This is a predicted structure of a 685-nucleotide part of an RNA (large-subunit ribosomal RNA, domain II) from a Candidatus Micrarchaeota archaeon. It matches the Rfam family "Archaeal large subunit ribosomal RNA". Rfam links the family to the GO terms structural constituent of ribosome and ribosome. The sequence was found in a public genome assembly. The coordinates come from a structure-prediction model, not an experiment, and the mean pLDDT is 81.

Context: one part of a larger RNA
C1' cells in the first nucleotide's frame, strides 16, 4: 500500500409545523380526568344581541361562502376624549420534518475521583548473614641500635606498616568521549576516570502512592513518575480536530449589523418552502422641483500660515544724539497703505459632475397573482482579488476602510503556465457565424497591402530614475543672390598714454565719464599679454566663395547610466520584420450567437427558463425482512465470468458459460439500508 468484510442524524418522552384520515361544539379515554366551546383585568372582580356597506371567486345579472372596514358588544384604565385585549372550530390517531431533554451523527484527550486493590524479582535507602579487592610504589605512630646532652631532648639508621595515599586496560565499578560495530528502546569495543573505601557484590528480608525512598536530579519507585499500576465512575467532558456512504431535478446564499463568555452563540439582514390577501408595484430612461459645501477654485471674502520691495504715519517699544529742562533729530523693529510670491482634513466670498429626496410621464413587471402579510426549515457571523478612491506606513503580494465588479459557488475561448485580467454565463447533440485574442514554425489562420521610424537584436506580454550623448519630423523667429551662416585673405584708424589715482596706470589694478573726428569699418574696448609700454586676437568692415543658415520650441526613435548569487530566457526556434507607428483588407478563433432535432420545469395555447458551494424543496434506483397475489425452476434456481441491449441517472434487462438448489415481480410494510478516505477496525496478501 492493495483486497475482502465492519464502520457514523437512532430510540424514546415532549413542544412547533405540513400533510392525510375519523368524529365534531364536542373529541380522546376502561375511569380518573385531558385538551376545547369566552374573554377581559396584576387582582377583587365583571362577562360579549348583532347591524350597515364594500368585495375576490364564481355569475348575464341581482347577488356574492370565505375576506375588509365602520357601528354595535364584553373587559381593563380614565372624570371624560379615547386606547389595548377579545367577539365560537376542534379533538384523537398515522406519515414526514424540526424543538427540548436523555451517550443523542460516529471516533478523538490531558485530566479527576473511588475501592479492598496490585507491585521495592527493576530501582532509592536501611536491616541480617556472606563473598572479593593481581602486583607494585611511597613509608605515618609506636618499637630498637648508634651518637650527642648536666638533663628534658635532638640526630643518624634500623625496624614498623599508616592512608576515604600513589602506579596499575588483574578482578571489579561504569562517570567522559566516538561520523567505532550493528545483533540495538542505553550491547560490545576503544579511550579517559575510579580501584582498602562515604569500596565493590551474592542471598534474605523492611519502607506504598499524596505515599515511600532521596549525598537533592522532582531523581527512583517492574522500558511508566512534578503523583505508580489495575479497574471502576465512563459512551467524563471537548466552543477543537478528524469522518459521515445511491441518482436526477427546482431555487439558491452569507462571511454584515446589535450583543457577547469574541475560534463559539443568539437575534436581524440575505436562501429555500408552504398559505394568505387581490392591484398595483417600478432599482432602469426624461423632465420639473427642492436640499448639500465635496471634487475645483479663490484668499485685502473671514481664518490661520506665506517671499520679496516701496511708501506713509507715530500706533506701540528700543537704540543712539542734541539740550539745563521741556523738547528735537537720526535710525530699528512694529503698525497703516500700495505691489509682488506661494498653501490649507478640521479656511470658504465661491463652487460643479455624480449622487439623494418628492412628483408626473415612458420603460419594465403584475390577475399565470406581483408590492405586502403570515407560518415553516435553514445555511452564513476567517473571506479574497481587481478598477475607483479615503487614511497608517520610505515601501510591500503590508494594513484600516467606502463604491462597484469579480472569485469564493463559473466551466469554456484568449492571456506561454494562472481563482479574481480580457471575451462569454455551460440542459443533451450536431452544423454554421463571431468576441477578446491571432494569423513564418512550432499551433488553427496574411512570409496580406499603403506611409513611414528604429540598426539597438532596441523590440517581438507588462515595466526601469535623475543625469548625459546622438539621430528623425514639424511649427515658429530670425538672417540671406543688394550674397546669409562657416572658413581663408586684408583692414580694425585719429584727437588719445581721456581725465583721477599711482612709484608706474598707456583699452585692459581702481574711481568717474564713455566725447568727437576719419571713415567700408573700427569699443573712452570682450579676452590673453607686460613693472610699465610693447605684442596677439575679439567686436566691428571689405574682398573671396557660393546656398541656404541661426535659434528656440512640440512629438518621437535609439545610446550610456542598468548590479545576484548552477547556464538561459520574447512560451521556444528564430526574426531588420515575424520590431514600432498610422490606416486597410481578408480569415482563424467559444459550451457566446445563429439554426435543426431533442429533454425537463413553468403554462390554458402561444411562449420563456434551465452554471452552482452551503442550503432548501420535488421524484426516483438498489439492500435485506414481512404480509398478500401472480409466477420460475434438475429440459438447471441463486452466485460468478463474458458480451449485446435499453435508460438523463442510480440502475434494469437479455444470451452464453460456469454453478447445482431455490429464485423472482406487483401492491403494501418495517428498517442494523447504498463508503473511497476518519494515521478508522478485523482478517488476507
Nucleotide at each position: 500500500g492493495c483486497c475482502a468484510g465492519g464502520g457514523a442524524g437512532u430510540g424514546u418522552a415532549u413542544g412547533g409545523g405540513c400533510g392525510u384520515g375519523g368524529c365534531a361544539a364536542g373529541c380522546c379515554g376502561a375511569a380518573a380526568g385531558g385538551c376545547g366551546a369566552a374573554g377581559c383585568g396584576a387582582a377583587a372582580g365583571c362577562g360579549a344581541a348583532u347591524g350597515c356597506g364594500c368585495g375576490c371567486a364564481a355569475g348575464c345579472a341581482a347577488u356574492g361562502a370565505g375576506g375588509c372596514g365602520c357601528a354595535g358588544g364584553a373587559u381593563a384604565u380614565g372624570a371624560a376624549a379615547a386606547u389595548g385585549u377579545c367577539u365560537a372550530a376542534g379533538u384523537c390517531a398515522c406519515c414526514c420534518u424540526u424543538u427540548u431533554a436523555c451517550g443523542a451523527c460516529c471516533c478523538g484527550a490531558a485530566g479527576c475521583c473511588a475501592u479492598u486493590g496490585u507491585g521495592a524479582u527493576c530501582u532509592a535507602c536501611g536491616c541480617g548473614c556472606g563473598g572479593c579487592c593481581a602486583g607494585g610504589a611511597c613509608g605515618a605512630a609506636g618499637u630498637u641500635g648508634g651518637g650527642u646532652u648536666u638533663g628534658u631532648a635532638c640526630c643518624c639508621g634500623a625496624u614498623g606498616g599508616a592512608g576515604g595515599u600513589c602506579c596499575g586496560c588483574a578482578a571489579c565499578c561504569a562517570a567522559u568521549c566516538c561520523u567505532a560495530g550493528u545483533a540495538u528502546a542505553u550491547c560490545u569495543g576503544g579511550c579517559u576516570g575510579g580501584g582498602u573505601g562515604a569500596g565493590c557484590u551474592g542471598c534474605g528480608g523492611g519502607u506504598a502512592g499524596g505515599g515511600g525512598c532521596g549525598a537533592u536530579a522532582g531523581a527512583c519507585c517492574a522500558a511508566u513518575c512534578g503523583a505508580a499500576c489495575a479497574u471502576g465512575g465512563c459512551a467524563a467532558u471537548a466552543g477543537c480536530g478528524g469522518g459521515u456512504c445511491c441518482c436526477c431535478u427546482c431555487c439558491g446564499a452569507a462571511g454584515u449589523a446589535u450583543a457577547u463568555u469574541u475560534a463559539g452563540u443568539a437575534u436581524a439582514g440575505c436562501u429555500c418552502c408552504g398559505g394568505g390577501c387581490g392591484a398595483g408595484c417600478u432599482u432602469g430612461c426624461a423632465c420639473a422641483u427642492g436640499a448639500g459645501g465635496u471634487a475645483g477654485a479663490g484668499c485685502u471674502a473671514c481664518c490661520g500660515a506665506u517671499u520679496g520691495g516701496a511708501a506713509g504715519u507715530c500706533u506701540u517699544g528700543g537704540a543712539g544724539u542734541c539740550g539745563a529742562a521741556a523738547g528735537g533729530c537720526u535710525c530699528c523693529a512694529u503698525c497703516u497703505u500700495c505691489u509682488c510670491u506661494u498653501c490649507a482634513a478640521a479656511c470658504u466670498c465661491c463652487g460643479a459632475a455624480u449622487g439623494c429626496a418628492u412628483g408626473u410621464g415612458c420603460u419594465g413587471c403584475g390577475u399565470a397573482g406581483a408590492c405586502c402579510c403570515c407560518g415553516g426549515a435553514a445555511g452564513u457571523c476567517g473571506g479574497c482579488u481587481g478598477c475607483a478612491u479615503u487614511g497608517g506606513g520610505u515601501a510591500a503580494g503590508c494594513u484600516a476602510g467606502u463604491g462597484c465588479a469579480g472569485c469564493g459557488a463559473a466551466a469554456c475561448u484568449g492571456g506561454a503556465a494562472a481563482g479574481g485580467c480580457a471575451g462569454c454565463g455551460a440542459c443533451c447533440a450536431c452544423g454554421g457565424u463571431u468576441a477578446a485574442g491571432g494569423u513564418c514554425c512550432c499551433u488553427a489562420a496574411a512570409u496580406c497591402c499603403u506611409a513611414g521610424u528604429u540598426a539597438a537584436g532596441u523590440g517581438u506580454a507588462u515595466c526601469u530614475a535623475a543625469a548625459g550623448a546622438c539621430g528623425g519630423c514639424g511649427c515658429a523667429a530670425u538672417c540671406u543672390a543688394a550674397g546669409a551662416c562657416a572658413g581663408u585673405c586684408g583692414g580694425g584708424a585719429g584727437g588719445u598714454a581721456g581725465g583721477c589715482u599711482c612709484a608706474g596706470a598707456a583699452g585692459c589694478a581702481g574711481c568717474c565719464a564713455u566725447c568727437c573726428u576719419u571713415c567700408a569699418a573700427a569699443a573712452a574696448a570682450c579676452g590673453c599679454g607686460u613693472a610699465a609700454u610693447a605684442g596677439c586676437g575679439u567686436a566691428c568692415c571689405g574682398a573671396u566663395u557660393g546656398a541656404g543658415g541661426u535659434u528656440g520650441u512640440a512629438c518621437u526613435a535609439u545610446c550610456u547610466g542598468a548590479a545576484a548569487a548552477u547556464g538561459g530566457a520574447c512560451g521556444g526556434g528564430g526574426c531588420u520584420a515575424a520590431a514600432c507607428u498610422a490606416g486597410g483588407u481578408a480569415c482563424c478563433g467559444a459550451g457566446a450567437c445563429c439554426g435543426u432535432g431533442g429533454c425537463a420545469u413553468c403554462u390554458a395555447a402561444g411562449g420563456a427558463u434551465g452554471g452552482g458551494u452551503a442550503g432548501g424543496g420535488g421524484g426516483g434506483c438498489g439492500u435485506g425482512c414481512u404480509g398478500c397475489a401472480u409466477g420460475g425452476c434438475c429440459u438447471g434456481a441463486a452466485g460468478c465470468c463474458u458480451g449485446g441491449u435499453c435508460a438523463u441517472g442510480a440502475g434494469a434487462u437479455c444470451a452464453g458459460g460456469u454453478g447445482g438448489a431455490c429464485c423472482a415481480u406487483a401492491c403494501a410494510g418495517c428498517a442494523g439500508u447504498g463508503a473511497a478516505a476518519a494515521u478508522c477496525c478485523u482478517g488476507g496478501u